[in-house]
Context: one part of a larger RNA
Molecule: small-subunit ribosomal RNA, 3' major domain
Organism: uncultured bacterium
RNA sequence: AGACGGGGACCCACACAAGCAGUGGAUCACGUGGUUUAAUUCGACAAUAAACGGGGAACCUUACCCAGACCUUGACAUCUACCGAAUUUUCCAGAGAUGGAUUAGUGCUCGCAAGAGAGCGGUAAGACAGGUGCUGCAUGGUUGUCGUCAGCUCGUGCCUUGAGGUGUUCGGUUAAGUCCGUUAACGAGCGCAACCCAUGUUCUUAGUUAUGAUGUCUAAGAAGACUGCCUUGGUUAACAAGGAGGAAGGUGUGGAUGACGUCAAAUCAGCAUGGCUUUUACGUCUGGGGCUACACACAUGAUACAAUGGUAUGUACAAAGAGCAGCGAUGCAGUGAUGUGGAGCUAAUCUUAAAAGCAUAUCUCAGUCCGGAUUGGAGUCUGCAACUCGACUUCAUGAAGUUGGAAUUGCUAGUAAUCGUGAAUCAGAUAUGUCACGGUGAAUAUGUUCCUGGGUCU
Numbered sequence: 001a002g003a004c005g006g007g008g009a010c011c012c013a014c015a016c017a018a019g020c021a022g023u024g025g026a027u028c029a030c031g032u033g034g035u036u037u038a039a040u041u042c043g044a045c046a047a048u049a050a051a052c053g054g055g056g057a058a059c060c061u062u063a064c065c066c067a068g069a070c071c072u073u074g075a076c077a078u079c080u081a082c083c084g085a086a087u088u089u090u091c092c093a094g095a096g097a098u099g100g101a102u103u104a105g106u107g108c109u110c111g112c113a114a115g116a117g118a119g120c121g122g123u124a125a126g127a128c129a130g131g132u133g134c135u136g137c138a139u140g141g142u143u144g145u146c147g148u149c150a151g152c153u154c155g156u157g158c159c160u161u162g163a164g165g166u167g168u169u170c171g172g173u174u175a176a177g178u179c180c181g182u183u184a185a186c187g188a189g190c191g192c193a194a195c196c197c198a199u200g201u202u203c204u205u206a207g208u209u210a211u212g213a214u215g216u217c218u219a220a221g222a223a224g225a226c227u228g229c230c231u232u233g234g235u236u237a238a239c240a241a242g243g244a245g246g247a248a249g250g251u252g253u254g255g256a257u258g259a260c261g262u263c264a265a266a267u268c269a270g271c272a273u274g275g276c277u278u279u280u281a282c283g284u285c286u287g288g289g290g291c292u293a294c295a296c297a298c299a300u301g302a303u304a305c306a307a308u309g310g311u312a313u314g315u316a317c318a319a320a321g322a323g324c325a326g327c328g329a330u331g332c333a334g335u336g337a338u339g340u341g342g343a344g345c346u347a348a349u350c351u352u353a354a355a356a357g358c359a360u361a362u363c364u365c366a367g368u369c370c371g372g373a374u375u376g377g378a379g380u381c382u383g384c385a386a387c388u389c390g391a392c393u394u395c396a397u398g399a400a401g402u403u404g405g406a407a408u409u410g411c412u413a414g415u416a417a418u419c420g421u422g423a424a425u426c427a428g429a430u431a432u433g434u435c436a437c438g439g440u441g442a443a444u445a446u447g448u449u450c451c452u453g454g455g456u457c458u
Stems, first nucleotide, its partner, number of pairs: 007458007015448002019411005026303004031298003034294002042053002064289006074128001078127002080124005087104001090101004108117003130278002133276003139272002141267003144263001146261001151190006157166003170181003196255004201223007226249001229243005305404001309363007321352003326345002331340003370401001375396007417440007
């Protein structure tokens, strides 16, 4: 000078308390451990790993295993020499990679021509390529975390033998080292705040694809909120409490934004890169398998256990997106998944396209008209190909489950809860995940003793 204390003082946070909904019990989905395996590729492990690597693996992906090859200049890059335009048809062997045979074909630029060149393919030789091999404890870059916590420092001066201190403490105040006052300090920097984006109000202008028209809407520009005004308190301060006006009131709300540093934190498998290592293999290609195994344990979720409900019929209202190898309407066929067909749309024009809600009827507390796992049959779609290993439909089947021990999570308002919708990835899909969008829409806290984490002084 720090760190720590079951030392002290003060302060803050969904930290507790007050509430609401959960997790932990059941079934399933998904990730991880473990076990198994020829292989179940690799990474990540308290908070800060475990629906994480945008990681939705049928082949590909793919890094793993088995088998077969290429060969060693190699799937890829540059250089040299020689041959041929490139390219293309068909057949044979094979699981394919590959090997063998065969057909058509002569382009572009310069040039009268001969020929030369560019590009591409093949052959030969080597210089070299290649490695998702090791080291994140050699590194860059990026990221998590404390934490959007209010801190971390510097120059000059002053104090100290010195390390260092002071400033940054103290009295108030704030979301804030925010501001005011005091003061051997005076200033300054990185952070805070503001500047940026969205949203809420009004006005102006413009507008087709929106409207019959206005409005809504879309787009551009402006105004508005600043403790500006009033009262009280306060040190004549900072500021606090209340009020007026106002769409909005004291940071309006939400986002982006993450100081000095900590954890030899994570990543050599995104990428880059030092060193080591490999080079007829630890490189490359192909077929098949595996990453999907299953006594079990953990994490995150979905669906339920029902009457604030299930079922049937009727009926109403969104936002934000996406669309040409695409979205696909009105029809027609099918119980249905879907098929057929192809209007319209390169989109405010066309399409995708709501559910909870409301009305009526029924079920009457049951393992049920709750719940839907599992299994059998028959089908649809995508795709070379659904056996390992896809989704969906339909008929039948109808497990567990009657609200969950110790423990534990989220949330303070258009929030929680609940209801659907869209997108990315994508041929298809295991999405119940992720990221967005709107509909309906609460309860509680006017407290800081305690638990957890953090800040200041001592």